[in-house]
Context: one part of a larger RNA
Molecule: small-subunit ribosomal RNA, central domain
Organism: metagenome
RNA sequence: UUGGGCUUAAAGCGUUCGUAGCCGGUCUAGUAAAUCUUCUGUGAAAUUGUUGCGCUUAACGUAACAACGUGCAGGAGACACUGCAAGACUUGAAACCGGGAGGAGUCAGAAGUAUUCUGAGGGGAGCGGUAAAAUGCUAUAAUCCUUGGAAGACUACCUGUGGCGAAGGCGUCUGACUAGAACGGAUUUGACGGUGAGGAACGAAAGCCAGGGGAGCGAUCCGGAUUAGAUACCCGAGUAGUCCUGGCCGUAAACGCUGCGAGCAAGGUGUUGCGUAUUCUUGUGAAUGCGCAGUAUCGAAGAGAAGUCGUUAAGCUCGCCGCCUGGGAAGUAUGGUCGCAAGACUGAAACUU
Repeated sequence: UUGGGCUUAAAGCGUUCGUAGCCGGUCUAGUAAAUCUUCUGUGAAAUUGUUGCGCUUAACGUAACAACGUGCAGGAGACACUGCAAGACUUGAAACCGGGAGGAGUCAGAAGUAUUCUGAGGGGAGCGGUAAAAUGCUAUAAUCCUUGGAAGACUACCUGUGGCGAAGGCGUCUGACUAGAACGGAUUUGACGGUGAGGAACGAAAGCCAGGGGAGCGAUCCGGAUUAGAUACCCGAGUAGUCCUGGCCGUAAACGCUGCGAGCAAGGUGUUGCGUAUUCUUGUGAAUGCGCAGUAUCGAAGAGAAGUCGUUAAGCUCGCCGCCUGGGAAGUAUGGUCGCAAGACUGAAACUU
């Protein structure tokens, strides 16, 4: 428990696509469902009000009128907004064309340094490691130097609050295929749109299944130290894993801890992409200004509990979805769905405070 909220107090689904639903640009004439006006019928009585009357008065009773009944049905009318059907428009959206930008994706091929192992040669006592050591390696010749080979992983410098992608994420080079965004256009369609319950797809790392691979690193495990102890931090080894192919898992501080779309509302500065004008220029070059799109920083108004946010809003508004309602018990129990499993999703209560 609402006329409230969701960056940090509880609260934005990890992300996108999209079904139903909800919402929807400009103009014209039409309709009249909705809406509004009006009329008629109906809308029990009691109750309530006013004025009479009746019990000696009052309470009470009774009659008339009024009020109430905010509704329903039917008739007539109005037409701005919403709806419906019709026609048109171009600003939203999409398509097309053009030259550019990009670590966007998939597949294939190639390269590079380092590392480890290994062949040959040289060399001959230590090496390694630490705060200091020891475990460890080494006369079956190590470490070190020269040269040849093999393997797997990775892609230094460039590298940038730089780029691309819906998010996760993406970084050597070349090629093939695929997708998206921005800019410019005297082109085309003509509201085709927004959001999105269910649903579907994608989704780091770890983990799982099958088959490969295994250089380095390295959970677990084993040694050596440290220590009162040391199931650690440090050192030496080293399995799974890390890599590839196919399948599963579906979670993260999946974070901007900030859902998506649209409009309005001061600016300054940097940077990326495209266009454009001017100047310089040998230029496919450079500088400066302007426009659009992205990204970052400062900041007026405004907002906010404040930190802060501030045209990339957390400002002012609209549309749609998701979520929150004291702490703990608890993301537990139970049931259900999914999964090979691990577990995931959904998700209480008693009790306590």